[in-house]
Source information:
A computed fold for an 87-nucleotide RNA from an uncultured bacterium, annotated as c-di-GMP-I riboswitch aptamer. It was read from a public genome assembly, where an Rfam model found it. The prediction has a mean pLDDT of 85.
RNA sequence: GUCCCGAAAGGGUAAACCUGCAGUAAUGCGGGUAGCACAAAGCCACAGGCCCGACCAGGUCAGGCUGAGGGCGGCUGGGCUGCCGAA
Numbered sequence: 001g002u003c004c005c006g007a008a009a010g011g012g013u014a015a016a017c018c019u020g021c022a023g024u025a026a027u028g029c030g031g032g033u034a035g036c037a038c039a040a041a042g043c044c045a046c047a048g049g050c051c052c053g054a055c056c057a058g059g060u061c062a063g064g065c066u067g068a069g070g071g072c073g074g075c076u077g078g079g080c081u082g083c084c085g086a087a
Base pairs, nucleotide, nucleotide: 012038013037017032018031019030020029021028022027036074042080043079044078046077047076048075049072050071051070052069056067057066058065
């Protein structure tokens, strides 16, 4: 000098709760509020996993049971980007 790690500092997000809207729903968006937590809890549905299931198709005594469809990035992996840098 460089790389890895990430304490501290300055900040950030926003779980839960209250509330409005959209949706059959899972859930999402806005406002209030805040620690449940997060060093990528910023973004992306490619893989796995989980959740929903109105319409359509199949199936069952029945049943989201199966396919298509929808959702979860604060489930995991993966991809992209990113503030500060002590020991």